[in-house]
């Protein structure tokens, strides 16, 4: 220098051919125990990496950064 892959919650990840974004674990509260772990029900937690474009509408389609990974050279 070139190509490809991935970026979504604290964390590990879904998210179907655009149509208000979700499990798990962790974190809160409640229950239940003499108390604690386990376990039950229930919250809260997202500028879907950053900038544009396209569209009535973009996590998703298009260009371009910018990281982390792989492959040519």
């Nucleotide at each position: 220098g070139c190509c490809g892959u991935u970026g979504u919650a604290g964390c590990u990840c879904a998210g179907c051919u655009g149509g208000u974004a979700g499990a798990g674990c962790a974190u809160c509260u409640c229950c239940a125990u003499g108390g604690u772990a386990a376990g039950g029900a229930g919250a809260a937690g997202g500028u879907c990496a950053c900038c544009g474009g396209u569209u009535c509408a973009a996590u998703c389609c298009c260009g371009g950064u910018c990281a982390a990974c792989g492959g040519c050279u």
The RNA shown here (transfer RNA) has 73 nucleotides and comes from a Candidatus Falkowiibacteriota bacterium.
The same sequence occurs in records of 4 taxa.
Model confidence (mean pLDDT): 82 of 100.
Rfam family: tRNA. Gene Ontology term of the family: triplet codon-amino acid adaptor activity.